[in-house]
RNA sequence: GCAGAGUAGGUUUGUGUGCGUUAAGUGCCGGGCGGACAGGGAGUUGCCGCCUGGACGAAAAAAGGACUGCCGAAGGGCAAUCCUUUUGCGGUACACAGACCGCAUCCCGCUGC
Numbered sequence: 001g002c003a004g005a006g007u008a009g010g011u012u013u014g015u016g017u018g019c020g021u022u023a024a025g026u027g028c029c030g031g032g033c034g035g036a037c038a039g040g041g042a043g044u045u046g047c048c049g050c051c052u053g054g055a056c057g058a059a060a061a062a063a064g065g066a067c068u069g070c071c072g073a074a075g076g077g078c079a080a081u082c083c084u085u086u087u088g089c090g091g092u093a094c095a096c097a098g099a100c101c102g103c104a105u106c107c108c109g110c111u112g113c
Base pairs, nucleotide, nucleotide: 001113002112003111004110009101010100011099012098013097014096015095016094017093018092019090020089021088028054029053030052031051032050033049034048035047039108040107041106042105060087061086062085063084064083065082066081068079069078070077071076
């Protein structure tokens, strides 16, 4: 001098367990505070988290049960509320596994030549 390794983290797929479906969450715009960024140091207008303001905005359905009311002579039927389960839905959360991306940048170091 040339080439390379490795982080936090991100994206995505699968599985599992939840949350919401009475709309939280996610995504978008702003404010405040904080954190992390390869082995060492520095570190952004980039990344992440928490708090907060704003705009926007949604997919439900089935089965069973409890209870109350109403109708009926009766078997029974209808309605409201609540609970459970199942199938969905949500730019949903977390965990695990796979794949991909991955130090803005600067200095030094490491491996190979």
This is a predicted structure of a 113-nucleotide RNA (THF (Tetrahydrofolate) riboswitch aptamer) from a mouse gut metagenome. It matches the Rfam family "THF (Tetrahydrofolate) riboswitch aptamer". Gene Ontology term of the family: tetrahydrofolate metabolic process. The sequence is in RNAcentral, with records from MGnify. Its mean pLDDT, the model's own confidence on a scale to 100, is 79.